[in-house]
RNA sequence: GGCCCUAUCGUCUAGCCUGGUUAGGACACGUCCCUCUCACGGAUGAAACUGGGGUUCGAAUCCCCAUAGGGUCA
Numbered sequence: 001g002g003c004c005c006u007a008u009c010g011u012c013u014a015g016c017c018u019g020g021u022u023a024g025g026a027c028a029c030g031u032c033c034c035u036c037u038c039a040c041g042g043a044u045g046a047a048a049c050u051g052g053g054g055u056u057c058g059a060a061u062c063c064c065c066a067u068a069g070g071g072u073c074a
Stems, first nucleotide, its partner, number of pairs: 001073007010027004020057001029045005050066005
C1' cells in the first nucleotide's frame, strides 16, 4: 500500500441482511420496599448507536469519506 472484518448505556450484547413502537436484555449503579442490619428477593429509575456528508417522508440499519482496532497478502 491492496483486500476483508469490527465500532451501540459503565461492561457484555440484541436489533443492521429486509429502513418505520419511547433502541431491548443481562450484569453493575441510584432510589424505595422487605430485614434488627447486611446479603437475598421485589418495585422503579438513569444510562448508548465512532465522526462527517448523502439518499429518503423517515437511517443504528442503505451509499460515500474519515477515525480507531483487528485479520490477511506483498